A computed fold for a 135-nucleotide RNA from a Bacillota bacterium, annotated as c-di-AMP riboswitch aptamer (ydaO/yuaA leader). It was read from a public genome assembly, where an Rfam model found it. It matches the Rfam family "c-di-AMP riboswitch aptamer (ydaO/yuaA leader)". Its family is annotated with cyclic-di-AMP binding and regulation of gene expression in the Gene Ontology. Taxonomically the source falls in Bacillota (Bacteria, Bacillati).

[in-house]
RNA sequence: CGUCGAAUUUUGUCGAAUCUCCCCGAUAAGGGAGUACGGGGGAACCAUGUUCCGGGGUGAAACCGCCACAACGGCGGCAGAGCAAUCCUCGCUCUAACCCGACAGCUAACUCCGGAGACAAGGAGGAAUUUUUCU
Numbered sequence: 001c002g003u004c005g006a007a008u009u010u011u012g013u014c015g016a017a018u019c020u021c022c023c024c025g026a027u028a029a030g031g032g033a034g035u036a037c038g039g040g041g042g043a044a045c046c047a048u049g050u051u052c053c054g055g056g057g058u059g060a061a062a063c064c065g066c067c068a069c070a071a072c073g074g075c076g077g078c079a080g081a082g083c084a085a086u087c088c089u090c091g092c093u094c095u096a097a098c099c100c101g102a103c104a105g106c107u108a109a110c111u112c113c114g115g116a117g118a119c120a121a122g123g124a125g126g127a128a129u130u131u132u133u134c135u
Base pairs, nucleotide, nucleotide: 011120012119013118014117019034020033021032022031023030037114038113039112040111041110046105054103055100056099057098058097063077064076065075066074067073080094081093082092083091086127087126088125089124090123
């Protein structure tokens, strides 16, 4: 000097997943009641010929091609998502995982649930708009 790893603080990221109170207790963990914010089911009308190649839900995570293969998998492309309240250009990252259980179009009333977890791709330039404060 560089690389890797760990811890603490700060600043941030994806996501609906934040915050308050109570019990217990070591202030942690655990349990409970709520909550910002999210999701499912469910009429009429409308829509639909859809039910073994079963069907469906959360989510950006869907499709095509090539390689290999018992399966898993690998690479590339297009669509999609994130890094910024919006737009343009460039750059970087992702393109998973899980659930229902024969069953669900939309859907007022109604009704049932979630309110986690994991991280550092901690972006750059330009344009326009809005709000607040001061004079």